RNA sequence: GACAAGAGCAAACCCACCGUGAGGUGGGGACGCAAAGCCACGGAUCAGGCCGUAGACGCCUGACAGCCGGGUUACCGAA
Numbered sequence: 001g002a003c004a005a006g007a008g009c010a011a012a013c014c015c016a017c018c019g020u021g022a023g024g025u026g027g028g029g030a031c032g033c034a035a036a037g038c039c040a041c042g043g044a045u046c047a048g049g050c051c052g053u054a055g056a057c058g059c060c061u062g063a064c065a066g067c068c069g070g071g072u073u074a075c076c077g078a079a
Stems, first nucleotide, its partner, number of pairs: 001076001008033002013028006031066001037072003041069003045063006
C1' cells in the first nucleotide's frame, strides 16, 4: 500500500462438543481484513466470586488479539 500478481484468514448465523459463565474447539458459512499471523504487557468491555442493607466504589479469578495501544514474525514490489 497498487482498480497489480499469487496466496491467506473468516464476522453474523446454523450444527455438534467443552465451560457456572463470558467464551472456546470442530464442521458449514462469508460480513469483512495489508497482518483479521502470533503474544494477555497497558487500557476498554464482558463473565464468575468477595465486600457492601440494596447499590455504587473496590478487590480476586477468568474471557477477549475481528475494541484501542504496544511487542514480535511475514507474501508481493507499482507510486